The RNA shown here (c-di-GMP-I riboswitch aptamer) has 93 nucleotides and comes from an Anaerolineaceae bacterium. The organism belongs to Anaerolineaceae, within Bacteria.
RNA sequence: UUUCGAUAAAGGCACUCCCAUUGUGAAAUGGGGUCGCAAAGUCAUGGGUCUGUUUUUCUAAAGAAAAGAAGAAUAGACAGCCAGACCGCCGAU
Repeated sequence: UUUCGAUAAAGGCACUCCCAUUGUGAAAUGGGGUCGCAAAGUCAUGGGUCUGUUUUUCUAAAGAAAAGAAGAAUAGACAGCCAGACCGCCGAU
């Protein structure tokens, strides 16, 4: 230096849930909390999931509305879904 990861040590993060605030929403921020995490640190680049708006088709019928499903366009959310990029603590066998 690379790989690797302890029933080690120091330090770290915080799912679900509850409260408050922001947002139409997915969600975000703060507090409580602690399922878990060796990148659960950073970045929406590819895939994925989800949300808003518009629109097309189908259910479907003479037509329309409402509703549901699938697709398209566009604007977003998620880094604790998977890749990728960047950076980084500790050190036993």
The sequence was found by an Rfam model in a public genome assembly.
The model forms 85% of the base pairs in the Rfam consensus.
Its mean pLDDT, the model's own confidence on a scale to 100, is 82.